[in-house]
RNA sequence: CGGGGAGUACCUCAGUCUGGUAGAGGGGCGCCUUUGGGAGGCGCAGGUCGCAGGUUCGAAUCCUGUCUCCCCGACCA
Numbered sequence: 001c002g003g004g005g006a007g008u009a010c011c012u013c014a015g016u017c018u019g020g021u022a023g024a025g026g027g028g029c030g031c032c033u034u035u036g037g038g039a040g041g042c043g044c045a046g047g048u049c050g051c052a053g054g055u056u057c058g059a060a061u062c063c064u065g066u067c068u069c070c071c072c073g074a075c076c077a
Base pairs, nucleotide, nucleotide: 001073002072003071004070005069006068007067010026011025012024013023020057028044029043030042031041032040033039050066051065052064053063054062
């Protein structure tokens, strides 16, 4: 430098193809069960969907640019 993949809650990841209320599990907090712990049940909080712009009535999703990380190749040494 070229090609491909990834970026979504604190963590691990779905959802993107085919635009229409942002989700799951773990973790956290509260309550209940228990003498207590553990475990279980119920509930709650937690989001700039990497960033910027565009298209659209409407964008995590489509388009353009860009940043970071990973893989492959090339180049230099």